[in-house]
Predicted 3D model of a 71-nucleotide RNA (transfer RNA) from a Candidatus Campbelliibacteriota bacterium. Rfam family: tRNA. The family's RNA type in Rfam is transfer RNA.

C1' cells in the first nucleotide's frame, strides 16, 4: 500500500428501514439482627461526519480505532 471483519448501556452480547433489547452492573424499595442471597421497581446505550429515504442503529460514501490476511 491492498483486501476482509468488528465498533450497540459501566461490561458481555442480540437485533432489525417504523417505540432500541437481554444478562450482569448501578440506584431505590421489600426481606434479614447485619452483610450476602432472593424478590419488586427504576436510570442509562447504536464510534464520528455526510448522503438516500416519509422515516436510518439498519442501506450508501468518507473518517477514526481494533483484529486478520496479502504484498
Nucleotide at each position: 500500500g491492498c483486501g476482509g471483519g468488528a465498533u450497540u448501556a459501566g461490561u458481555u452480547a442480540a437485533g432489525u428501514g417504523g417505540c432500541a433489547u437481554a444478562a450482569c452492573u448501578c440506584c431505590a424499595g421489600u426481606u434479614u439482627u447485619c452483610c450476602a442471597a432472593a424478590c419488586u421497581g427504576g436510570u442509562g446505550u447504536c464510534g464520528c461526519c455526510g448522503g438516500u429515504c416519509c422515516g436510518a442503529u439498519u442501506c450508501c460514501g468518507g473518517c477514526a480505532u481494533c483484529c486478520c490476511g496479502c504484498a

The sequence is in RNAcentral, with records from ENA. The organism belongs to Candidatus Campbelliibacteriota, within Bacteria. Its mean pLDDT, the model's own confidence on a scale to 100, is 81.